[in-house]
A computed fold for a 172-nucleotide RNA from an Acidobacteriota bacterium, annotated as Bacterial large signal recognition particle RNA. Its Rfam family is "Bacterial large signal recognition particle RNA". From the family's description: The signal recognition particle (SRP) is a universally conserved ribonucleoprotein involved in the co-translational targeting of proteins to membranes. Lineage of the source: Bacteria > Pseudomonadati > Acidobacteriota.
RNA sequence: UCCGAGCUAGAUGCUCGGGCGGUCCGGUUGGGGCGAUGACAGCUGGGUCCCACGCAACGGAAUCCUGUGAACCGAGUCAGGUCCGGGAGGAAGCAGCUCUAAGCGGGCAAUUUCGUGUGCCGUGGGGGUGCCUGGCCGAGCUGCAACCGGGCCGCCGGGGUAUCUGACUAGA
Numbered sequence: 001u002c003c004g005a006g007c008u009a010g011a012u013g014c015u016c017g018g019g020c021g022g023u024c025c026g027g028u029u030g031g032g033g034c035g036a037u038g039a040c041a042g043c044u045g046g047g048u049c050c051c052a053c054g055c056a057a058c059g060g061a062a063u064c065c066u067g068u069g070a071a072c073c074g075a076g077u078c079a080g081g082u083c084c085g086g087g088a089g090g091a092a093g094c095a096g097c098u099c100u101a102a103g104c105g106g107g108c109a110a111u112u113u114c115g116u117g118u119g120c121c122g123u124g125g126g127g128g129u130g131c132c133u134g135g136c137c138g139a140g141c142u143g144c145a146a147c148c149g150g151g152c153c154g155c156c157g158g159g160g161u162a163u164c165u166g167a168c169u170a171g172a
Base pairs, nucleotide, nucleotide: 001172002171005169006168008166009165010164011163012162013161014160015159016158018156019155020154021153022152023151024150025149026148027147028146029145030144032142033141034140042136043135044134045133046132047131048130049126050125051124052123053122054121055119056118057116058115059114060113061112062111063110064107065106066105067104068103074099075098076097077096082091083090084089
C1' cells in the first nucleotide's frame, strides 16, 4: 500500500421483542347509584317553532240614535210691513217658529269595514337540532378501584440483518 477473511466501533435503512407513561376497548373481582311508582335502547302521538285561513279581543272609521246647526245664496208656515186690485181677494216675502243639508258634539246595542309586537282559540299544511309530555316494549343501565389481555400514540433501551466509514488481527 492492497485485500475485505476474522473481530470490533459508529451512522443509516429494514425487521423482531422489552420497559415506562397516556388513551380507548374487552374480561374478572370488589364495593356504589338508579330501576316493575317501568331503567337503557328503539318505535310512535303531541306541544313549543313557521305559514295560510278563520274566530275572538283591542283600536280606528262608517251606518244608526240624539243634541246643536242656514241673517241672504234650503223647505214649510209666514206676524209686521211691501206690491197688484175700485172692492172682493191675490202675489212676493223679511223677522220669528218648525224641519232639514254641510259641519260640530255626545252615545248603549247591532251591522259593515280597516288594522295588529293581542290570544292556555280552531282547521289545515310545513319543519324537526334542542326542550317538555303521552303510549308501546320490557330488565337491566350506569360510574369508580384493582388485575389480566389487546389496539393506538409518545419516550427509553435492546436483538438480528444489509450498506458505508474507521480501528485491530491475519494475509499479500